SAM riboswitch aptamer (S box leader), 115 nucleotides, folded computationally.
Rfam family: SAM riboswitch aptamer (S box leader). Rfam links the family to the GO term regulation of gene expression.
The prediction has a mean pLDDT of 80.
The sequence was found by an Rfam model in a public genome assembly.
[in-house]
RNA sequence: GUGUUAUCAAGAAAGGUAGAGGGAUUAGACCCAUUGAAGCCUUGGCAACCCUUUAUCUUUUAAAGAAGGUGCUAAAUUCUACUUGUAAUUUUAAAAAUUAUUGGAAAGAUAACGA
Numbered sequence: 001g002u003g004u005u006a007u008c009a010a011g012a013a014a015g016g017u018a019g020a021g022g023g024a025u026u027a028g029a030c031c032c033a034u035u036g037a038a039g040c041c042u043u044g045g046c047a048a049c050c051c052u053u054u055a056u057c058u059u060u061u062a063a064a065g066a067a068g069g070u071g072c073u074a075a076a077u078u079c080u081a082c083u084u085g086u087a088a089u090u091u092u093a094a095a096a097a098u099u100a101u102u103g104g105a106a107a108g109a110u111a112a113c114g115a
Base pairs, nucleotide, nucleotide: 003113004112005111006110007109008108013043014042015041016040017039021032022031023030026081027080028079029078044073045072046071049069050068051065052064053063054062055061077107082104083103085101086100087099088098089097090096091095
């Protein structure tokens, strides 16, 4: 770097260092930031994917747990972009455009498994 499956509106911050950016990418919007951003380090916390225990049962379901491996710790994956449907408005010969909204996809993140 790539594939498969699952999840993504819940949850959880202090200190040190550093010194101007950051919120994945492109565009737009919106937000965070010298009352100190990113990065790095330490300590904590959250969650329960892998995991542990018990019951069930035939490899499924439920409950409890947190030692270990990851992950996460502003805002829904910050929101929109592509598409189906619905509603409203505008222009019109057919038709189209704009706005709002439901669902889906794409992209992304994380985990487990495989090559």